Model confidence (mean pLDDT): 76 of 100. This is a predicted structure of a 166-nucleotide RNA (Lysine riboswitch aptamer) from a bovine gut metagenome. It matches the Rfam family "Lysine riboswitch aptamer". From the family's description: Riboswitches are metabolite binding domains within certain messenger RNAs that serve as precision sensors for their corresponding targets. The RNAcentral record of the sequence draws on MGnify.
RNA sequence: UGAUAGAGGUUGCGGGAACCAAGAGUAACUCGUCCGGCACAGGCACUGCGGGCGAGGGAAAGGGGGGACCGCCGAGGAGCGGGGCUGAGCGCCUGAUCGGGUCCGUGUCCGGGGCCGUGGAGAACAUCCGCGGCACUGUCGUUCCCCAGGGAACGGAGAGCUGUCA
Numbered sequence: 001u002g003a004u005a006g007a008g009g010u011u012g013c014g015g016g017a018a019c020c021a022a023g024a025g026u027a028a029c030u031c032g033u034c035c036g037g038c039a040c041a042g043g044c045a046c047u048g049c050g051g052g053c054g055a056g057g058g059a060a061a062g063g064g065g066g067g068a069c070c071g072c073c074g075a076g077g078a079g080c081g082g083g084g085c086u087g088a089g090c091g092c093c094u095g096a097u098c099g100g101g102u103c104c105g106u107g108u109c110c111g112g113g114g115c116c117g118u119g120g121a122g123a124a125c126a127u128c129c130g131c132g133g134c135a136c137u138g139u140c141g142u143u144c145c146c147c148a149g150g151g152a153a154c155g156g157a158g159a160g161c162u163g164u165c166a
Stems, first nucleotide, its partner, number of pairs: 001166006009073001012072004019065002029056008040095005076110003079106005085100004111137002114134008139156008
């Protein structure tokens, strides 16, 4: 240097059936009643369309919890660049903006999970992501202690660490 096999764990990582909460007594839809040039910009439309209240009616999706089971240990996640899709969105078209999601590229960043704070996404006190802090933990290096196996301090990063083979 290459190949190959492994380790980290009181929630290791990713996917994920059943089941469950929330969404929501919300929306569609029906009846009654009262209103409206009208919500990012421009244009068009004016027998369109939308809104409030009351009654009836009553979902779903995105996002989660859950983990049978499956694949794994840069597992994977995030950032950045690019291509479709989609929501906000309202009568239609075009465009801009912001959000979501997916695919491709990229060693730009992160050893791992947890807790606290903070910012963002989100309907959300769910959940996820970024940043900062705190200990904990695996691993290697240096120094030291007891002693042959552990322990302490400091430092490093997965482009690492351990075994085997060349």